[in-house]
The RNA shown here (transfer RNA) has 73 nucleotides and comes from a Candidatus Pacearchaeota archaeon. Rfam family: tRNA. Gene Ontology term of the family: triplet codon-amino acid adaptor activity. It is annotated as a transfer RNA.
RNA sequence: GCCACAAUAGUUCAGUUGGUAGAACACAUCAUUGGUAAUGAUGAGGUCCUGGGUUCAAAUCCCAGUUGUGGCU
Repeated sequence: GCCACAAUAGUUCAGUUGGUAGAACACAUCAUUGGUAAUGAUGAGGUCCUGGGUUCAAAUCCCAGUUGUGGCU
C1' cells in the first nucleotide's frame, strides 16, 4: 500500500431480504430469610462508531472517514 471482517445497554452478543431496538450477565428497588447467598417480581440504562446520500421511513441500503482484528505484498 491492497483486501476481508468487526463497531448496537456497564460487559458479552442478537437483531437483514428498510417500518417506533432486544437477550444474558451486571446494576437499583421490593418480596422471601434471624441475617447473607440463592430464588422470584419490578425497574433504570442505547442520538445502534462519525459525517453525508437514497427513501414517506435507515441499526439495516450507498459513499467517505475513524478505530480494532486477520490476510496479502
RNAcentral holds the sequence, with entries from ENA.